[in-house]
RNA sequence: ACCCGCCGACGGCCGACCCAGCAACGACACGGACGGGAGCGGGGGAACCAGGUAAGCGCCUGGCUUCGCGCUCCCGUGCGCGCGGUCCGGCUAGGGGUGAAGCCGCUCCCACAGGCGGCCGGGCUACUCGGCCCGAACCCGACAGCUCACCUCGCAGGCGUCGUAGAGGACCCUG
Numbered sequence: 001a002c003c004c005g006c007c008g009a010c011g012g013c014c015g016a017c018c019c020a021g022c023a024a025c026g027a028c029a030c031g032g033a034c035g036g037g038a039g040c041g042g043g044g045g046a047a048c049c050a051g052g053u054a055a056g057c058g059c060c061u062g063g064c065u066u067c068g069c070g071c072u073c074c075c076g077u078g079c080g081c082g083c084g085g086u087c088c089g090g091c092u093a094g095g096g097g098u099g100a101a102g103c104c105g106c107u108c109c110c111a112c113a114g115g116c117g118g119c120c121g122g123g124c125u126a127c128u129c130g131g132c133c134c135g136a137a138c139c140c141g142a143c144a145g146c147u148c149a150c151c152u153c154g155c156a157g158g159c160g161u162c163g164u165a166g167a168g169g170a171c172c173c174u175g
Base pairs, nucleotide, nucleotide: 004160005159006158007157013036014035015034017032018031039155040154041153042152043151044150049145058091059090060089062087063086064085065084067082068081069080070079071078094143095140096139097138098137102119103118104117105116106115107114120135121134122133123132124131127168128167129166
């Protein structure tokens, strides 16, 4: 580098551009990045249904503003504080999303983390039993149930199989 496979939506097709090998030119393969279609996967989004039975709903900085109070001022005006409204920006404890990656109990601890156990979820090349492993990470930003039309996003990344722990029952094809 190629082939064959595993987890996963993440595999293919087309277009034009770049590009090695030789003296140069031209064309071209593999490959690269770009654009597009199909296809696969995800999010938002009515009615009905679900939920709720009362109207709301976290924190920080700043702008504007209704009302109230106080001070200042010749009237005006200006300033400060308080309860609210609204806009921009930021945060993550509430809530939510992708994913199998959750729940409960005990121990330890201020708490979290860690350890042990149980239930449950996921992978091991069609399936079952057995056996062996995994139960992470990231994102949204006070906000979202389902959801036709409609809108929108992604198409990555990480690995190596079988036997020495196997067994069994099926399906299809061929002789």
Overview
The prediction has a mean pLDDT of 75. A computed fold for a 175-nucleotide RNA from Streptomyces tateyamensis, annotated as c-di-AMP riboswitch aptamer (ydaO/yuaA leader). NCBI's taxonomy places the organism under Bacteria, Bacillati, Actinomycetes, Kitasatosporales, Streptomyces. Its Rfam family is "c-di-AMP riboswitch aptamer (ydaO/yuaA leader)". Rfam links the family to the GO terms cyclic-di-AMP binding and regulation of gene expression.